Predicted 3D model of a 73-nucleotide RNA (transfer RNA) from bacterium (Candidatus Howlettbacteria) CG_4_10_14_0_8_um_filter_40_9. Rfam family: tRNA. The family's RNA type in Rfam is transfer RNA.
């Protein structure tokens, strides 16, 4: 150097034919039990990797960076 793919909750990923941001785990709070596990219920947690442009509207489209990963030379 050059081409590709990904970055959304603590972790593991959905969502990417533009319109409320989700889910498993796992946290807390209660329930249950003589007690602990397992169990059930509710609930908390995201400026969706950064800047810009496109658009009534952008996690989703486009550009440009970063950063992970892989491939070519």
């Nucleotide at each position: 150097g050059c081409c590709g793919a990904c970055a959304u909750a603590g972790c593991u990923c959905a969502g990417c034919u533009g319109g409320c941001a989700g889910a498993g785990c796992g946290c807390a709070u209660c329930c249950a039990u003589g007690g602990u596990a397992a169990g059930g219920a509710u609930g908390a947690g995201g400026u969706c990797c950064g800047c810009g442009g496109u658009u009534c509207g952008a996690a989703u489209c486009c550009g440009c960076g970063u950063g992970u990963c892989g491939g070519c030379u």